[in-house]
The prediction has a mean pLDDT of 87. THF (Tetrahydrofolate) riboswitch aptamer from a bovine gut metagenome, 92 nucleotides, folded computationally.

This record gives sequence, structure tokens and C1' cells, in this order.
RNA sequence: CAGAGUAGAACAAGCGCGUUAAGUGCCGGCGGAUGGGAGGUCGCCGCCGGACGAAGCACAGUUCUGUGCGCGGUGCUUGCUCGCAUCCGCUG
Repeated sequence: CAGAGUAGAACAAGCGCGUUAAGUGCCGGCGGAUGGGAGGUCGCCGCCGGACGAAGCACAGUUCUGUGCGCGGUGCUUGCUCGCAUCCGCUG
């Protein structure tokens, strides 16, 4: 001098959940994890409280289930791409 490597994020696919409203997103509080080590937030996750809020329809058995097509800024996994500010370390 160059490189590897995080939590995560976008896109795609598969399998699901909800549509009798959870989930997602928003605000406040508390906590947690986060390249190999230390450490850390303006990124991420969890919990509590608060505000707000929806797209269903068809068919068949009988009032509950199943199937199909949708919808939700929906969950998980995989793939690909992007990807740690500081100090130390690793590779060339």
C1' cells in the first nucleotide's frame, strides 16, 4: 500500500401467517447483540406503554373446513449484490 471478514439492507425464489387483524410501519422508555479481539451508534434486535390502521372475492361440503385468485409497506429459509467510523490483529 492492497485484500479478507459483521450486524444488517435491496432483489429473486420456496414454504408459511393474517385477512373474525395479528404482523409491518410510527412515538416514548428500558435492555441486548453486533468483522478475529476490544469497543461502539446515526444502523439492527427484544420487551413495555402509546397513537394510527387494511381488500377481499369465488366455488364445494355445512357455519367450520378446504381449494383457487388476490390483498398485507406480513414471517422464515436460501441465493445473489451491497456492506463497520476508532484501536489492535490476520493475509499478500